The RNA shown here (small-subunit ribosomal RNA) has 1541 nucleotides and comes from a Planctomycetales bacterium. The prediction has a mean pLDDT of 85. The RNAcentral record of the sequence draws on SILVA. The source organism's lineage runs through Bacteria, Pseudomonadati, Planctomycetota, Planctomycetia and Planctomycetales.
[in-house]
RNA sequence: AGGGUUUGAUCCUGGCUCAGAGUGAACGUUGGCGGCGUGGAUUAGGCAUGCAAGUCGUGCGGGUACCUGGCGGGACGGAAGCUUCGGCGGAAGUCCUGUCAGGGAAAGCGGCGAACGGGUCAGUAACGCGUAGGUUACCUGCCCCCAGGACCGGGAUAGCCGGGGGAAACCCCGGGUAAUACCGGAUAAUGUCUCCGGACCAAAGGGUGCGAUUCCGCCUGGGGAGGGGCCUGCGUCCUAUUAGCUAGUUGGUGAGGUAACGGCUCACCAAGGCUGCGAUGGGUAGCCGGUGUGAGAGCAUGGCCGGCGACACUGGGACUGAGACACUGCCCAGACACCUACGGGUGGCUGCAGUCGAGAAUCUUCGGCAAUGCCCGCAAGGGUGACCGAGCGACGCCGCGUGCGGGAUGAAGGCCUUCGGGUCGUAAACCGCUGUCAGGAGGGAAGAAAUCCCAGGGGGCUCUCCCCCUGGGUUGACUGAUCUCCAGAGGAAGGGCGGGCUAAGUCCGUGCCAGCAGCCGCGGUAAGACGGACCGCCCGAACGUUACUCGGAAUCACUGGGCUUAAAGGGUGUGUAGGCGGUCCGGUAAGUCGGGUGUGAAAGCCCUCGGCUCAACCGAGGAACUGCGCUCGAUACUGCCGGACUUGAGGGAGGCAGAGGUGAGCGGAACUACGGGUGGAGCGGUGAAAUGCUUUGAUAUCCGUAGGAACACCAGUGGCGAAGGCGGCUCACUGGGCCUCUUCUGACGCUGAAACACGAAAGCCAGGGGAGCGAACGGGAUUAGAUACCCCGGUAGUCCUGGCCCUAAACGAUGAGCACUUGGCUGGGGUGGUGGUCACGCCGUCCCGGCCGUAGCGAAAGUGUCAAGUGCUCCGCCUGGGGAGUAUGGCCGCAAGGCUGAAACUCAAAGGAAUUGACGGGGGCUCACACAAGCGGUGGAGGAUGUGGCUUAAUUCGAGGCUACGCGAAGAACCUUAUCCUGGGCUUGACAUGCACGGAUUAGCCCCUGGAAACAGGGGUGACGCCCUUCGGGGUGGAACGUGCACAGGUGCUGCAUGGCUGUCGUCAGCUCGUGUCGUGAGAUGUCGGGUUAAGUCCCUGAACGAGCGCAACCCCUGCCCCUAGUUACCAGCGGGCCUUCGGGCGCCGGGCACUCUAGGGGGACUGCCGGUGUUAAACCGGAGGAAGGUGGGGAUGACGUCAAGUCCUCAUGGCCCUUACGCCCAGGGCUGCACACGUCCUACAAUGCCGCGUACAAAGGGACGCCAACCCGUGAGGGGGAGCAAAUCCCAAAAAGCGCGGCCCAGUUCGGAUUGCAGGCUGCAACUCGCCUGCAUGAAGCCGGAAUCGCUAGUAAUCGCGGGUCAGCAUACCGCGGUGAAUGUGUUCCUGAGCCUUGUACACACCGCCCGUCAAGCCACCAAAGUGGGGGACGUCCGAAGUCGCUGAGCUAACCCCGCAAGGGGAGGCAGGCGCCGAAGACGGACUCCGCGAUGGGGACUAAGUCGUAACAAGGUAGCCGUAGGGGAACCUGCGGCUG
Repeated sequence: AGGGUUUGAUCCUGGCUCAGAGUGAACGUUGGCGGCGUGGAUUAGGCAUGCAAGUCGUGCGGGUACCUGGCGGGACGGAAGCUUCGGCGGAAGUCCUGUCAGGGAAAGCGGCGAACGGGUCAGUAACGCGUAGGUUACCUGCCCCCAGGACCGGGAUAGCCGGGGGAAACCCCGGGUAAUACCGGAUAAUGUCUCCGGACCAAAGGGUGCGAUUCCGCCUGGGGAGGGGCCUGCGUCCUAUUAGCUAGUUGGUGAGGUAACGGCUCACCAAGGCUGCGAUGGGUAGCCGGUGUGAGAGCAUGGCCGGCGACACUGGGACUGAGACACUGCCCAGACACCUACGGGUGGCUGCAGUCGAGAAUCUUCGGCAAUGCCCGCAAGGGUGACCGAGCGACGCCGCGUGCGGGAUGAAGGCCUUCGGGUCGUAAACCGCUGUCAGGAGGGAAGAAAUCCCAGGGGGCUCUCCCCCUGGGUUGACUGAUCUCCAGAGGAAGGGCGGGCUAAGUCCGUGCCAGCAGCCGCGGUAAGACGGACCGCCCGAACGUUACUCGGAAUCACUGGGCUUAAAGGGUGUGUAGGCGGUCCGGUAAGUCGGGUGUGAAAGCCCUCGGCUCAACCGAGGAACUGCGCUCGAUACUGCCGGACUUGAGGGAGGCAGAGGUGAGCGGAACUACGGGUGGAGCGGUGAAAUGCUUUGAUAUCCGUAGGAACACCAGUGGCGAAGGCGGCUCACUGGGCCUCUUCUGACGCUGAAACACGAAAGCCAGGGGAGCGAACGGGAUUAGAUACCCCGGUAGUCCUGGCCCUAAACGAUGAGCACUUGGCUGGGGUGGUGGUCACGCCGUCCCGGCCGUAGCGAAAGUGUCAAGUGCUCCGCCUGGGGAGUAUGGCCGCAAGGCUGAAACUCAAAGGAAUUGACGGGGGCUCACACAAGCGGUGGAGGAUGUGGCUUAAUUCGAGGCUACGCGAAGAACCUUAUCCUGGGCUUGACAUGCACGGAUUAGCCCCUGGAAACAGGGGUGACGCCCUUCGGGGUGGAACGUGCACAGGUGCUGCAUGGCUGUCGUCAGCUCGUGUCGUGAGAUGUCGGGUUAAGUCCCUGAACGAGCGCAACCCCUGCCCCUAGUUACCAGCGGGCCUUCGGGCGCCGGGCACUCUAGGGGGACUGCCGGUGUUAAACCGGAGGAAGGUGGGGAUGACGUCAAGUCCUCAUGGCCCUUACGCCCAGGGCUGCACACGUCCUACAAUGCCGCGUACAAAGGGACGCCAACCCGUGAGGGGGAGCAAAUCCCAAAAAGCGCGGCCCAGUUCGGAUUGCAGGCUGCAACUCGCCUGCAUGAAGCCGGAAUCGCUAGUAAUCGCGGGUCAGCAUACCGCGGUGAAUGUGUUCCUGAGCCUUGUACACACCGCCCGUCAAGCCACCAAAGUGGGGGACGUCCGAAGUCGCUGAGCUAACCCCGCAAGGGGAGGCAGGCGCCGAAGACGGACUCCGCGAUGGGGACUAAGUCGUAACAAGGUAGCCGUAGGGGAACCUGCGGCUG
């Protein structure tokens, strides 16, 4: 930092997609260790169980078991001591018991705490949060500081005791008791209130002890710290398809209420308040510090940690309290769950664990208070699922390991292989070494220092209190660094990927199957893309996948995009809000800029340093926190205030042009109708026709009358208007513009959401009008059809008046305004100067309309002072294609419909401009037997042959428009011949090579049996080289044979795996390259253009200059001449021989090369010469000469390429397949089958012919398994015969048409020869299927061929025969040869094909292209829909719990007051109860809104091979498209107006 993907290629636009980073993740495969983090994101769904908030006995009463101690008593016990040894004595100790003190369980009163801590994110779009402020409008327990105070009294009540109810929860009654619980009184200011006189308000004691002002508490007040309440500025998501909202609503007065301001609440008064700077409504959402990403700006996000808020089963409510409307408090209602004795009760894990459910998915019912912190306590201490730890999960980050060195016969094995080898691979084995982690054994730092206790010392005047120091003691749930020893490479590697993007490929399998896939796309028999294997690449205790975020995406563009044609300028104007705004001066200081200051919590990020061996992690310091407030300052710019100005804008005066608008009037031409005249058969219409009109007189023509609509020429690329639009003339009214003068105003300006007005055509309503035209409609044609195009008619409409509609290709597809930026030409309207007598110019200036072009811009086309350039201002609009301008909602409309305007789903594109081709029922130029002109054919007949089809056991296979079809076949009776068929046989094979073994059996020859043969079985005879040899033979070897193994063999498949060869376009004139130049690029140029040619042949011009493959030439044949050479060719002349009709003939011989000829070489022709044309060119036309001219004729020769053209059955060859058969051999059959169809031919239909007889003249070939002469036989085919000839010698061999004579006489014939019969001949092993020939006989169809179609331009067509190859035989085919020998065309309109240039294109497997709509089928999502189910928030009415407040309070009532000695009574106050306001849930109701289902209806998307047509793309065959209206199976057609795309 970009890449892939639209195209044949290119540039651009544009979407989709990938590579990166991240996560509270999940899933798949795999999994050694440790550290640090992290883990219910879904059902704020339901919860069993345990724990999560207690503590204080130094507040109080009461009080049990037990323990300790003191004292007393009793029992046992028996020490010291004394002893006359009898005992005396009674201690310690043990047990029991009483009492006191201390400790201590459970419960109660009381205090503090329980409002913190912990959880969650449902609600909330809000002063909720963030930030900065305010509070003279407030509160604050515990803590700290300061000041002051604590006096005197009183009555209760839990517990407890007794009684009672209840299943329970719990409750009731009676009695009695304590307090730091409660109450009264006193005291009363620095407190509160105040009218400033005054009035009012508190308290608790306890501990230690000898002792309390001193320690812990209590009360009042002030201050502090910390915490909170309330208020304000600014910021804080989507939706306008939510545009209006609001009744306590906004304000005031008064009152109530609160800690406190306030409409917070209430009464009254006023009618306000909010909103386009988005109110109200709807949807979504806890907010922030931060986090992820990003270069940043941003975008996304708010889990863990921290701050704030909100919530605690759902809803409502208050109580207590410093603090709550209270997570583990209370009351009520509701839902749910549990217990129940059915009466009634109980419960709230969104605390920690755990469970169920739902889900892709998220942990242990662990340990400990050791540390940190919190509550209580004087303290000891207690409590603490906060917390600290451990456990589980690779969920994340970080670290470590799975060994190190040596080791090549490169082992075995795997995979590949061109079979040589390569690779896994020093990898392993093996040798040496080490010892991390894990394992076993043992030690063990640190987290712990305080509190507290003891001792000692010091300080605070005093002290029971506090602080400091030293020594000793006490405290670890959990972790276990690290060290030592032991053993031993031992326990520890996988995942994904390998077509491109993207790093890494081979083999096999599969065969559009199975499958892959993020995008493009792979798979239809050689798949680097599927599956496996091997190998490789990436990462590594992980690797992939999925989901989501940011990035890439400048793809919402603030940074940083666009709108002529790609998506995008509103149809046009006027104008509100808003935004923006000329010159100068002064002021101000809001914006702006600078300094200072406060804040911007901590954590995080960043930097530095430090601590864990490193790192992750953690600690410390710094920086940063781009923000906001306050303050001081600056004043250029903007704003604001004031003053001035004239250039912007406007006004005035004088002129000018104009289809600007509205109304009224007038005019002529044309048209139609009607009337009349003339006239007399048609008119009209078309591609051609018909419908239609017309002898009842049309059309045509003349006259007249009437009517409606539109205004020819002028007219222009012209003018006017904001746009739509405006066109005869005149008048009236009226809008705007321009020019000149520079007199006035003094920024009055620009733009413009909303709004309002205008707005072609069509269409609508009402009333007129109606000539022409003309949707619909009728008819005629066309057509396969023709709901069209063409024709004849024709209604709405088109016109007028009034009212609607409001759209368009309403376009310059280009919003408006201002300014600036080289030029040239031109049209229109003014005006100034100047020349001229005029006509008419010239120079300048302002405005309007155009053309061409510079720079620049642009993807390009293009644009270019009338910008699409350079800037500024404002508005509108765009964000992939389809779905769709559709649905829905809203607004408008009489309707048609308009405006606004989605989503689901679906595609990997849809597009713009330009390029090269191809194509066009586009254009231009030019060729070709392409047509035309002409000659002869085919298509009809019979036959031959090939093909299709049919048939068959089989009719082997291939070839398929041209370019298959007398083609592969240049020879199918067997053979040929094939997986053709039937049947019989052989297997190492009919054929090749190698190895092993056997052994002399063998090769060859002869014979026998079976058999159709092949073959099978058997017998006989019987070789060769070398060595040895006793000669009998032995050994060995090659070929062969047998056996076995490798292998052979295949005309089996794939010509879509191939080579080679071939056909075709096409002997057409084309196809390219190098360098240069142009273009962003594909590409262009060259190769275009002007000429010319058969030709890209040549010439000229030209940003091209050259070159290559093609063309031509070089080669062969042929045409003329020459030279050389003459045997077998030839024989003029000389000689001879033979024959002779005496003319001569015969190359027979000698001989000769003259000629012919043969075959080798050479010459000749080059537009060279002349004339003309043409650019003095190329070249063309004509001419001369010449055997031949302008390529002399013919052949060979076939550019880059096209058709996946043909051939695996010529051959070669990859892959696949068969292996006692798909190989090989044999017999017979088939390839020849025949109702048909087609191609190519032969022979004919006859007289330019046929038949007979006679008689000429070729060329090119072939010949030894051959050609075969003479002669003989046969009518003949042929037979016999045998000369000659390996051939310029001999033979095939006669050429035929022709010519001469004769016959036939137009007839199915003396044409024609098919078919059939008989008799023969030949080849061959063999002619039945199935050969050829001969003779005789038979004599068929056929009398010139429909539509259609083929060949040929000269020695050609036509016609005539000859030869050859193949071949035993078989030719109408094929390949050659010569003989005779025409006609027509000098044209390019048309058909076919081709070349070049140009044009259009939506084509590019390229018009056999592309492509549209209906219908039919499947599937998907959506809309409508009678209705139906559910959700949400409001509203109205009713009912009304708890509870606060108010009223009441006849009932109850300790303290205080009064009376009373007392009992008691009364009062105050309080309470129960009652009533009232409010009030949750609930009920009913009518609306609103959202979601779902829904018979059926509607269109839409998608889906290899369905139906109908052909609408569009080429002039797409009627140019297309836009709006509108009507019509039609459908695309569509038609009318009207508009656009050019």